[in-house]
């Protein structure tokens, strides 16, 4: 260096296979030299021929060959490689170096061979064999030798004393080539000499440039890799390179290296830079530059200056081709392009014009190097897609509270510009330099030749490309999208969906009103790109050097000794390593960084500066560290006298319990528990008494007391023994502190051998308990607990605090010491509590720091997997030490903080228990629910707080249900339009119907209302309207459909409980605290007092009603005390005195008095009063809770129906009926029923009404009408219950009334489903009610009975409300229930109906173990052993040189040895895959079994 998705106008500049160092088709990417050398074609043209051919051009041209220089650069790619590498800095006195500069010296004579070519074979092909002929700058022998090398070597320098190096001298090895231009000579006329001048060539010196080899320092991760090595390590000889060196051999010697990390494993080119970062780090190693490594995998050499060679050689091996099957060829990690991998990376393109590069004298050749095009929005930078004006705020589109508001100047219109893009025209820079011509000048030279250099002119050379620029033409014309709008983070609605689709980075949205999912309008953002994912840095003080911690958050090692280490008192002398300054070198270029320049800007490019914070050296300081020296005493240790102590080992003694054995005394228990039960005991326990055994522990002292590193240590008494404290100041002189790694100690429990065993007790046996009880409880009981001696090595081994040193207020106990002024003071070592500064997240610590420092060790990095697995390694075992990962969650955890709750605590309340009276639960029957049924049994209500509720009235109406029958702007409302001027309204009648409706026919009652305006006949007519219908259409009615979890009121609950909160101040990082707490008091957060709190609001209390006493006022419909009349009834006169009515008032305030009390607040008595301590009863209900309760009292947002989910009617249902439940009535009966007689109320209600007297009916109740619009009259009599008298005698009864039939009444259009009520007949359960529960504290419980609402009538026994009559009982707060305050634990907070743990079933992921099984790497031993270098040999062959001519040297092939790749054989080591079964982990809205933990979690 990216990569998808959607979109995509331009141009400049940069970049583009990160995957398969997978495997390649085809083209091209290294040639070049005729001025080295020998040879040397053709096709054409031309000439000429005897037509066979020759001949000359082509041409000494191509192509090859020898023979040199290059092909070791350049290009590529990171496979490999942790150090043979890279960086940075030095060494080379241990080296090399073509081509290039220089310097100085030469280039002399000689030989002999070989390709090409020819001939002749062999083979398909690649290629080769023989033989024969040539050349040279190929190749080979002599001469020469300044200097080079080698050996001697007097001297000299240095010097690490080994040694180097300098130089005079003898001796010895050992070089060369020629071409080509000119002149000259000379002949064989194309050669040959000599002179030049170039090129070339030999040797030697030096630079350059490049190159090797060495050292020091840095350079990734695992210690679950701890030893590791045998040519190691060093030494002598020796070989060996271009050089040092076990580099390589033979010998000796045992070393060498490692914890400052070897050795083995994994990864992985280095660096410069390049992202990031305040910095310091961190992270990368594309692109440009340096270096290193590889070229198909693997090994080897040759060739050269250079190579073990990308486009060379040889071999083994893999793959691919070609074959005549006999053999051959081939290596894109050079450009391009292919296939294949992969999310993913371009053209088989132009040109050598520039810029390098090769060979050339040179011209030129060659260069996929370069420079240029081509393709990708892959990055980075620039430009554009118009600009200015323009409100009716156009349409449209979204919204709407319908009134509008947004898009929005936006658009349309109107003035303008002209960049890009398109046509048309013009047009560079990039070229310098070479070459050829001419002309000048220098140099060389005998020379004007020649040749070389410069210099001038003229000519010739662009791939990119007619490109870049410029100008002109036309025209807004042809150029904008993506992603986001719940918070983080700029941006808001509306409609779809309905925990479903689907979103999501984190929190988390989505179950019907979704700013979070699709869509739209609209806004927000960047912008030719925009999201998304991928990677790293930040932010992360979240690995903390810079810059973190470790009591409870995750972290101190169980605890002491102590080697390495690291740290280290006071004073001195030196050094200069550490540390500071300064110079020097050196840290390439590029990159950043700062100043200029160059492209129209800018990305780009370019110049100069700095800067590279590093390493090396050299001077120079001497404070500090270290180092040395030489003191010292205060650390640290030694002596001396003294003290205390469960310090430690090992002996022996004691005495009290428990068991148990013998004896005695003694009789049925006895022992355990919540309460039993096994068990023991009549064969004599338990108890008790006397004797004995034996084991284990040591009451009291005893203590927050003591002593030890730590674990731990307890009768006495002795024996050894370790420490420590206080005094003294005599000795030594930093001996000190800390300590990985190592050693030693180390509760209980377990292991092994042996002994011992009283008590106590895992395991186990019974007995309970329980739903179960493998537990708690109880009764038995074995290891065990004890000893010896040898292992284990863990703990909540805790002060959850490592050691050591100094230093910071204090104030109280206490233990052991001294001091002295001795009731006291005050020191020195312990051990506690409180507590200031300081510290902490907070809780606390706080001279025994957790506080301020300084060292040294250990240890920590989110939970959970997991202290697990593998691996090591200690263990007799059990097990311990070390000690991860996949996966998985977003939390897990401390500390406080309101709350809430506890089978926690204190206090206090309440018909909450207790003490009483009455009841419900049993029974019949009424009501209401449940539940079944049903065509429908309408809906709702559901623990307290639904359930005789809604419903103060279900037969039809109600009614919401259901069957059937109608109807469509509707039963009802408002509005437009068009019609009717009569119509509607009532009434009757008749058809059809079950009715609703609908038809048809008559009639009256006003022939009627109303406003305006005009005409005239002044009340009539037109005319508009208003009102009413009616038909038709339209907007709309209309819904007891749904959501009470979208609301609103409104209500039920805790609870008429006594609590909620505010303001300011304070106090806390902060949540919050304080106030509101404490002490007393109260029906109360009533008060009162204290107090960092002072006030205040909401509740509480009071104000309102009512009731209980009195005053005043008033006096009928009420009342009558005196007086009067009476028909004997307050009936009447009359009274206003009481009752009573209903207005105003009085009264009770702990206000008097004693006491208690803190001089309070209040309590208790008492007195006065009608009433006493809120007199009694009502109304009244804080903040809030229960997503409580009602959409069906109403209102109401959304949804939902509109010829039906509207609306109208008959009928039917809400009344059903195996069964549960809830609230009643009425009973079971003598306190009692039943008949007679008798007394005394209040509250209410009445005109579609209450309804008297009186008459009829047993009676319900009928006739009947007086009174009354009510303090009058009526319901209403005598209210009952009560008394009084009488009967019934304990029975299913005179008790009790259900059921039944009969026959009657009343209301009603109607009483069948389905009312009430009489009368007579029937005469059911039912004898007082299991478990449970329910009311009430006084005019109250029971008990009696009236009256009303609702209503035609009534299933009412409810339900509200009225009097009669009218108790018992409260010790008392221990339990139950609910509540208030304080406080305490909490793992709860949806708040205990809370959380929540493990087994077991199911699914699903990942590890591990596992007979095996297959891979990768790597080691060891041996086997075979290509190529090939090197050794040795000399069978064969043999040009150059020597030869005494025979041969010799020397060579080339063979042969052989040694090393080796790759093979092959056996065993190992380490590491992966994958494995039947198998272990345990993890996950997962509702599985299953318990309740382990969270409160005293019910056994802390």
């Nucleotide at each position: 260096g990216a990569a998808c998705g959607c979109u995509g106008g331009c141009g400049g500049u940069a970049u583009g296979c990160c995957u398969a160092a997978c495997a390649c088709a085809u083209g091209c990417a290294a040639g070049u030299c005729g001025a080295g050398c020998g040879a040397g074609a053709a096709a054409g043209u031309g000439a000429c021929u005897u037509c066979g051919g020759u001949c000359a051009c082509g041409a000494g041209u191509a192509g090859a060959g020898c023979g040199g220089c290059g092909g070791a650069u350049g290009g590529g790619u990171g496979a490999g490689u942790a150090a043979u590498g890279c960086g940075u800095g030095g060494a080379u006195a241990a080296u090399c170096u073509a081509c290039c500069c220089u310097u100085a010296a030469g280039u002399c004579u000689g030989g002999g061979a070989u390709a090409a070519c020819u001939u002749c074979g062999g083979g398909a092909a690649a290629c080769u064999g023989a033989a024969g002929c040539u050349a040279a700058u190929a190749c080979c022998g002599g001469a020469u030798a300044u200097g080079a090398c080698c050996a001697c070597g007097c001297c000299a320098u240095u010097u690490g004393c080994g040694a180097a190096u300098g130089a005079a001298g003898u001796g010895g090895u050992g070089a060369a080539a020629g071409g080509u231009g000119g002149c000259u000579a000379g002949c064989u006329u194309g050669c040959u000499a000599g002179c030049u001048a170039u090129c070339a060539c030999u040797u030697a010196g030096g630079g350059a440039c490049g190159a090797g080899u060495c050292c020091a320092c840095g350079u990734c991760c695992c210690a679950u890799c701890a030893g590791g090595u045998u040519g190691u390590u060093g030494g002598u000889g020796a070989g060996g390179u271009a050089a040092a060196a076990g580099c390589u051999c033979a010998c000796c010697a045992a070393g060498c290296c490692u914890a400052a990390g070897a050795c083995g494993g994994g990864u992985a080119g280095c660096c410069g830079a390049c992202c990031u970062u305040a910095g310091c780090g961190g992270g990368u190693a594309a692109a440009c530059g340096g270096c290193c490594a590889c070229a198909c995998g693997g090994g080897g050499a040759c060739u050269g200056a250079g190579a073990c060679a990308c486009g060379g050689c040889c071999c083994c091996g893999a793959c691919u081709c070609c074959u005549a099957c006999g053999g051959g060829a081939g290596g894109c990690a050079g450009c391009a392009g292919u296939g294949g991998g992969g999310a993913a990376u371009a053209u088989u393109g132009g040109g050598c014009a520039a810029u390098g590069g090769g060979c050339g004298a040179a011209a030129g050749c060659c260069u996929g190097a370069c420079c240029c095009a081509g393709c990708a929005a892959u990055a980075c930078c620039g430009c554009g897609u118009g600009a200015g004006g323009g409100a009716u705020g156009a349409a449209g589109g979204c919204u709407u509270u319908c009134g509008a508001g947004u898009u929005g100047u936006a658009a349309a219109c109107c003035u303008c510009u002209g960049u890009c893009a398109a046509g048309a025209g013009g047009g560079a820079a990039g070229a310098u330099g070479g070459g050829u011509c001419u002309g000048u000048a220098a140099g060389c030279u005998a020379a004007u030749a020649c040749c070389u250099u410069a210099c001038a002119g003229a000519u010739u050379u662009g791939a990119c490309g007619g490109u870049a620029c410029c100008u002109c033409u036309a025209a807004a014309g042809g150029a904008a999208g993506c992603c986001c709008c719940g918070g983080c983070u700029a941006a808001c609605u509306c409609c779809g969906u309905g925990c479903c689709a689907g979103c999501a980075g984190c929190c988390g949205c989505g179950g019907u009103a979704a700013u979070a999912c699709g869509g739209a309008g609209g806004g927000g953002g960047c912008a030719a790109g925009c999201g998304u994912u991928g990677c790293u840095c930040g932010g992360a003080a979240u690995u903390a050097c810079u810059g973190g911690g470790c009591g409870u958050a995750a972290a101190g090692g169980g605890u002491c000794c102590g080697c390495a280490g690291g740290u280290g008192g006071u004073u001195u002398u030196g050094u200069a390593a550490g540390u500071u300054a300064g110079g020097u070198g050196u840290g390439a270029a590029a990159g950043c960084u700062c100043a200029g320049g160059g492209c129209u800007u800018a990305a780009c490019c370019u110049u100069g500066a700095a800067a590279u914070u590093g390493c090396a050296u050299c001077u120079a300081a001497a404070a500090c560290u270290g180092c040395u020296u030489a003191a010292c005493u205060u650390g640290a240790g030694u002596c001396c006298a003294g003290g205390a102590g469960a310090g430690g080992u090992u002996g022996g003694c004691g005495g009290a319990a428990u068991u148990c054995c013998c004896g005695g005394u003694g009789u049925a228990g006895c022992g355990g528990u919540g309460a039993a039960a096994u068990g023991c005991g009549u064969a004599g326990a338990u108890a008790u008494c006397g004797g004995g055994a034996g084991g284990a522990a040591c009451a009291c002292c005893g203590a927050c007391g003591g002593c030890g590193a730590a674990g731990g240590c307890a009768g006495c008494c002795a024996a050894c023994u370790g420490g420590c404290c206080u005094g003294g100041u005599a000795c030594u002189g930093a001996c000190a502190c800390u300590c990985a790694g190592g050693g030693a100690c180390g509760a209980a429990a377990g292991c092994g051998u042996g002994g011992g065993g009283a008590g106590c007790a895992a395991a186990c046996c019974g007995g309970a308990u329980u739903a179960g009880a493998u537990a708690c409880c109880c009764g038995g009981g074995u290891a065990g607990u004890c000893c010896a001696c040898g292992c284990c090595c863990u703990a909540a081994a805790c002060g959850a605090u490592g050691g050591a040193u100094g230093c910071u207020a204090g104030g109280u106990g206490u233990a052991g010491g001294g001091a002295u002024u001795u009731u006291a003071u005050u020191u020195c070592u312990g051990u506690g509590c409180c507590g200031u500064a300081g510290u902490u997240a907070a809780c606390g610590c706080a001279u025994u720091a957790a506080g301020c420092a300084u060292c040294c060790c250990g240890c920590c990095u989110g939970g959970g997997g997991a202290g697990u697995a593998c691996g090591g390694u200690c263990g007799c075992a059990a097990g311990g030490c070390u000690g991860a990962a996949a996966c998985u969650c977003a939390a897990a955890g401390g500390a406080a903080u309101u709350g809430g709750c506890g089978g926690g605590g204190g206090c206090c309340c309440g018909c909450a228990c207790a003490a009483g009276c009455g009841g419900u639960g049993g029974a019949g029957c009424a009501u209401g629910u449940g539940g079944u049924u049903u065509a429908a049994u309408u809906c709702g209500a559901u623990g307290c707080a639904a359930a005789g509720c809604g419903a103060a009235g279900a037969a039809c109406c109600u009614u919401a249900c259901c069957a059937g029958g109608g109807u469509u702007u509707g039963a009802c409302a408002u509005g437009u339009u068009a019609c009717u001027u009569a119509a509607a309204u009532c009434c009757u009648a008749u058809g059809u119907g079950a009715a609703a409706a609908u038809a048809u026919a008559g009639g009256g009652a006003a022939u009627g209302u109303u406003u305006u305006a005009a005409g005239c006949u002044u009340g009539c007519u037109u005319a508009a309207g208003a009102u009413a219908g009616u038909u038709a259409a339209c907007a709309c009615a209309g819904g007891u459909g749904c959501u009470g979890c979208a609301u609103g009121g409104c209500u039920g609950u805790c609870g008429u409980c006594a609590g909620c909160u505010c303001g300011u101040g304070c106090c806390g990082u902060g949540a919050g605290g304080u106030g509101u707490c404490c002490g007393g008091u109260u029906a109360a957060g009533u008060c009162c007092g204290g107090u960092a709190a002072c006030g205040a609001g909401c509740g509480c209390a009071a104000c309102c009603c009512u009731u209980a006493u009195c005053u005043u006022u008033a006096g009928u419909u009420g009342c009558c005390a005196g007086c009067g009349c009476u028909u004997a009834g307050g009936g009447c006169g009359g009274g206003a005195a009481c009752u009573c009515u209903a207005a105003a008032g009085a009264g009770a305030c702990u206000g008097c008095c004693g006491g208690c009390g803190a001089c309070a607040a209040g309590c208790c008595g008492g007195a006065g009063g009608a009433a006493g301590g809120u007199g009694g009863g009502g109304a009244c209900g804080a903040c809030g809770u229960c997503a409580a309760g009602u959409c069906a009292u109403c209102a109401u947002g959304g949804c939902c129906c509109u010829u039906a989910u509207g609306u109208c009617c008959u009928g039917g249902g809400c009344u059903a009926c195996a069964c549960a439940c809830a609230u009643g009535c009425u009973a079971c009966a003598a306190u009692g029923g039943c008949u007679a007689g008798u007394a005394c109320a209040a509250u209410g209600g009445g005109u579609u009404g209450c309804g008297a007297a009186u008459u009829c009916g047993u009676a319900a109740g009928a006739a009947g009408a007086a009174g009354c619009c009510a303090a009058u009259c009526c319901c209403a009599u005598c209210a009952a219950a009560g008394c009084u008298a009488g009967c019934c005698u304990a029975a299913g009864u005179u008790c009790g009334g259900a059921u039944u039939g009969u026959a009657g009444g009343c209301u009603g259009c109607a009483a069948c489903u389905c009312g009430c009520c009489u009368a007579c007949a029937u005469g059911a359960a039912g004898u007082u009610g299991g478990a449970a529960u329910c009311g009430c504290u006084a005019g109250u419980a029971a008990u009696c009975g009236c009256g009303g609402a609702u209503c035609a009538g009534c299933a009412a026994c409810g339900c509200c409300g009225c009097g009669g009559u009218g108790a018992a009982u409260a010790c008392g707060u221990u339990c139950c229930c609910g509540g208030g305050c304080c406080u305490u634990g909490c793992a709860c907070a949806c708040a205990c109906c809370g959380c929540c743990c493990g087994u077991c079933a199911c699914a699903c992921c990942a590890c591990g173990a596992a007979a095996g099984u297959u891979g990768g790497u790597u080691c060891u031993a041996c086997c075979c052993g290509a190529a090939g270098u090197g050794g040795c040999u000399g069978u064969g062959c043999u040009a150059a040189c020597c030869c005494u001519c025979g041969g010799g040297a020397g060579g080339c092939a063979g042969g052989u040895c040694c090393c080796u790749a790759a093979g092959g054989u056996a065993g190992g080591g380490c590491u992966g895959g994958u494995g039947a079964u198998u272990g345990g982990g993890g996950u997962g809205a509702a599985g299953u079994c318990g309740u382990a933990a969270c409160a005293a979690g019910g056994u802390a």